[in-house]
Molecule: Bacterial RNase P class A
Organism: marine sediment metagenome
RNA sequence: GGUGGGCCAGGUGGUCGCUUCGCUUUCCGAGCGGAGAGGAAAGUCCGAACUCCACAGGGCAGGGUGCCGGCUAACGGCCGGAAGGGGCAACCCUUGACCAGUGCCACAGAAAACACACCGCCUGCCUGCGGCAGGUAAGGGUGAAAAGGUGCGGUAAGAGCGCACCGCCUGGGUGGUAACAUCCAGGGCACGGUAAACUCCACCCGGAGCAAGGCCAAGCAGAGGGGCGGCGGCCCGCCGAUGAGGUUUUACCUCGACCCCUCGGGUAGGCUGCAUGAUGCCCGCGGCAACGCGCUGGCACUAGACAAAUGACCGCACUCGACAGAAUUCGGCUUACAGGCCCACC
Numbered sequence: 001g002g003u004g005g006g007c008c009a010g011g012u013g014g015u016c017g018c019u020u021c022g023c024u025u026u027c028c029g030a031g032c033g034g035a036g037a038g039g040a041a042a043g044u045c046c047g048a049a050c051u052c053c054a055c056a057g058g059g060c061a062g063g064g065u066g067c068c069g070g071c072u073a074a075c076g077g078c079c080g081g082a083a084g085g086g087g088c089a090a091c092c093c094u095u096g097a098c099c100a101g102u103g104c105c106a107c108a109g110a111a112a113a114c115a116c117a118c119c120g121c122c123u124g125c126c127u128g129c130g131g132c133a134g135g136u137a138a139g140g141g142u143g144a145a146a147a148g149g150u151g152c153g154g155u156a157a158g159a160g161c162g163c164a165c166c167g168c169c170u171g172g173g174u175g176g177u178a179a180c181a182u183c184c185a186g187g188g189c190a191c192g193g194u195a196a197a198c199u200c201c202a203c204c205c206g207g208a209g210c211a212a213g214g215c216c217a218a219g220c221a222g223a224g225g226g227g228c229g230g231c232g233g234c235c236c237g238c239c240g241a242u243g244a245g246g247u248u249u250u251a252c253c254u255c256g257a258c259c260c261c262u263c264g265g266g267u268a269g270g271c272u273g274c275a276u277g278a279u280g281c282c283c284g285c286g287g288c289a290a291c292g293c294g295c296u297g298g299c300a301c302u303a304g305a306c307a308a309a310u311g312a313c314c315g316c317a318c319u320c321g322a323c324a325g326a327a328u329u330c331g332g333c334u335u336a337c338a339g340g341c342c343c344a345c346c
Base pairs, nucleotide, nucleotide: 001346002345003344004343005342006341007340008339011316012315013314014313015312016311018036019035020034021033022032023031024030038323042334043333045332046331047330048329049328050209051208052207053206057236058235059234060233062205063204064203065202066201067081068080069079070078071077082095083094084093085092086091096200097199101198102197103194104193105192118140119139120136121135122134123133124132125131126130148166149165150164151163152162153161167189168187169186170185171184172183173182174181175180213272214271215270216269222263223262224261225260226259227258228240229239230238242256243255244254245253246252247251277301279300280299281298282297283294284293285292286291
């Protein structure tokens, strides 16, 4: 100097003030004690717990992930590995399939993939510093990308045309759970790139959300239309939905109940959900690790507000203070961040 990871995020003393829990009390007052915003509380990008809707289901559509193995409640997360790439290195980044099919590759260029040769090289002929015919794709040009690469031989000149090695394809052996690695044999083998292009393949996925949901209170006024409604976008399947009266007793009509849709009127306050959790810390064992186990290993309880609580003043020291405030909870990811500290590696 760099790389990877972890921690703090103002401290301390005093005087008042606020929220919540517990105890005491003369139980009206009030007193004492414990606790009281974050590493991201942000974003709302993922995953779940929990609650409600579907008796339980099946299919289509739609969506998500994408090398292999493991961890986890689960994940698009984490840990360990493989291959390719970057870096002197520590380390960092990427990851199914282009021979299932369909698209796209501007401009330039002869030509952008079954790829018609601009310049050039070779051969022949002619009216000869040019033209015509044939061969060629090694050299040059254009381009992000142009007929596998390097070398030797061969040829009129060239070309996998042939050969060696590499690359590629096919078939096997060995090692590994696997991704893969390595070795052998055969084949001159050519049809590039792109899938956060459509698509195909493998695996996974009900919906809605604490304004979920439950209880109490308050308050009423109906009118019209329909017979279907019940989970999600659809289908199958399944479940639920009508009693009375009248008539010409087939069938139709009337009134009510239930459900759905539209319009309209009224009321809307409180309690709960609400924090003991897939929790935190320590110890032991297992594992490279993520992490798991502990038959009750030990210790702890660490905000629950509800127009929304932690503020004000004074003093001291100092690194002179950034990004920024919970609202059902947790596991992640991403973004912001003054100043300071620690560990390991190059």